The RNA shown here (Bacterial RNase P class A) has 389 nucleotides and comes from a bacterium. The coordinates come from a structure-prediction model, not an experiment, and the mean pLDDT is 77.
[in-house]
RNA sequence: CAAGUGGAUCUGAUAGCCGCCGGCAGGAAGCUUUUUAGCUUCCUGCGGGAGGAAAGUCCGGGCUCCAAAGGACAGGGUGGUCGAUAACGUCGACCGGUCGAAAGAUUAGGGAAAGUGCCGCAGAAAACAAACCGCCUAAGUCCCCUCGGGGAACGGUAAGGGUGAAAAGGUGCGGUAAGAGCGCACCAGCAGCCGGGGUGACUUGGCUGGCUUGGUAAACCCCACCCGGAGCAAGGCAAACAGGCGGAAGGAGCUUUGCUCCACGGGCUCGUCCGGCCCGUCAUCUACCGCCGGGUACGCUGCUUGAGACGUCGAGCAAUCGCCGUCCUAGAUGAAUGGCUAUCCCCACAUCCGUGGGACAGAACCCGGCUUACCGAUCCACUUGAGCU
Numbered sequence: 001c002a003a004g005u006g007g008a009u010c011u012g013a014u015a016g017c018c019g020c021c022g023g024c025a026g027g028a029a030g031c032u033u034u035u036u037a038g039c040u041u042c043c044u045g046c047g048g049g050a051g052g053a054a055a056g057u058c059c060g061g062g063c064u065c066c067a068a069a070g071g072a073c074a075g076g077g078u079g080g081u082c083g084a085u086a087a088c089g090u091c092g093a094c095c096g097g098u099c100g101a102a103a104g105a106u107u108a109g110g111g112a113a114a115g116u117g118c119c120g121c122a123g124a125a126a127a128c129a130a131a132c133c134g135c136c137u138a139a140g141u142c143c144c145c146u147c148g149g150g151g152a153a154c155g156g157u158a159a160g161g162g163u164g165a166a167a168a169g170g171u172g173c174g175g176u177a178a179g180a181g182c183g184c185a186c187c188a189g190c191a192g193c194c195g196g197g198g199u200g201a202c203u204u205g206g207c208u209g210g211c212u213u214g215g216u217a218a219a220c221c222c223c224a225c226c227c228g229g230a231g232c233a234a235g236g237c238a239a240a241c242a243g244g245c246g247g248a249a250g251g252a253g254c255u256u257u258g259c260u261c262c263a264c265g266g267g268c269u270c271g272u273c274c275g276g277c278c279c280g281u282c283a284u285c286u287a288c289c290g291c292c293g294g295g296u297a298c299g300c301u302g303c304u305u306g307a308g309a310c311g312u313c314g315a316g317c318a319a320u321c322g323c324c325g326u327c328c329u330a331g332a333u334g335a336a337u338g339g340c341u342a343u344c345c346c347c348a349c350a351u352c353c354g355u356g357g358g359a360c361a362g363a364a365c366c367c368g369g370c371u372u373a374c375c376g377a378u379c380c381a382c383u384u385g386a387g388c389u
Base pairs, nucleotide, nucleotide: 001385002384003383004382005381006380007379008378009377010376012344013343014342015341016340017339018338020049021048023046024045025044026043027042028041029040030039031038032037051360055371056370058369059368060367061366062365063231064230065229066228070274071273072272073271075227076226077225078224079223080094081093082092083091084090095109096107097106098105099104110222111221115220116219117216118215119214132161133160134157135156136155141152142151143150144149169187170186171185172184173183174182188212190209191208192207193206194205195204196203197202235301236300237299243292244291245290246289247288250262251261252260253259254258263281264280265279266278267277268276269275308327309326310325311324313322314321315320345358346357347356348355349354
């Protein structure tokens, strides 16, 4: 200098003028009665006001209600090991596989010998899977022939060739009629036994052995572990309203108008079953179920102090955790957080002046992640190549 890999931060700045929302403090006026109080309007002053993704709604929670709430099945989710976290399908470190020269990237990473399914075309044959072209004819059978030999059928073979993504371990030697782990040597794989390292996944070494049987589970399935539901339009308070018509279900005992037991009718528990709880059972009830009709569609609250942010130190490889210190940074409700001017900044083109651009994009209960969109700028660490010293 060039090419690449991983990570972090920012995402225009300043000033002036005008405008909007909310908070705190002070003052004035009015209304009400809660009379040292509350509400409304106005004025003054001081602070604050949309993101790294606010987006998607893909996960997990906090919080609220069901509700005092168990078991099983179904259903759903995750899938190497060890940690972090409130939790997760997230994050960190490590192990294995694949890719890359490397820094690194990626991984839906348990089981194919429990079972079922699938692997088109090609090919002889695609898993209880094989003979198309080849090679042999030793031994045995038949025919021909001049001893040798030749041919045919039966038979043997899977080393060579061909098809394919994949075809019964690889290389070499021996052996055989020709071949084949048929035997041997060295490897790879598998199984068993014994060591070393590691919390573990796993890794590494030695000995022995039969010689050695595809893939696919992001196909169904099996295994291991985990899982209540609904959601701020949750919920609470205030306000308003007008009710009407029906339905089902019994006895016993006692301390007698109430309680207990059994049974029955209804409801709740995501679905089903068991279990549990609540209400009712002869006439009364704003318990339940069904139908008709009416009111509300508003107001207040929930609503922003949090698993909060920043900083030093300590522990840890890290994710993260702990002590201490500092800070308070939107809370709207048809929906505020804006507009204009000037200067500067960044980028591109041009190099004379200058021209153009400044992305993706707006909170709605809150938080931790993941995914997606995006103009640019700055910084840190690492890999490789070339050159110089």